[in-house]
RNA sequence: GGGUGCGUAGUUCACUGGUAGAACGCUUUCCUGAUAAGAAAGAGGCACAUGGUUCGAUUCCAUGCGCACCCA
Numbered sequence: 001g002g003g004u005g006c007g008u009a010g011u012u013c014a015c016u017g018g019u020a021g022a023a024c025g026c027u028u029u030c031c032u033g034a035u036a037a038g039a040a041a042g043a044g045g046c047a048c049a050u051g052g053u054u055c056g057a058u059u060c061c062a063u064g065c066g067c068a069c070c071c072a
Stems, first nucleotide, its partner, number of pairs: 001071007010024004018055001026042005048064005
């Protein structure tokens, strides 16, 4: 320098056009003599950035940025 893939909650990942979920973690309560385990409830992200297409975009397209891999 060329190409491919990825970028969503603190972490690991779903959701592939109709205003975003799970697990673990975190907080509170219950349970216990106490702790762990267990049960219930809750907080937490408008989805890397900008622009475009669309009635409507995390999802499609373009550019940029970051990361990984392949080629040179």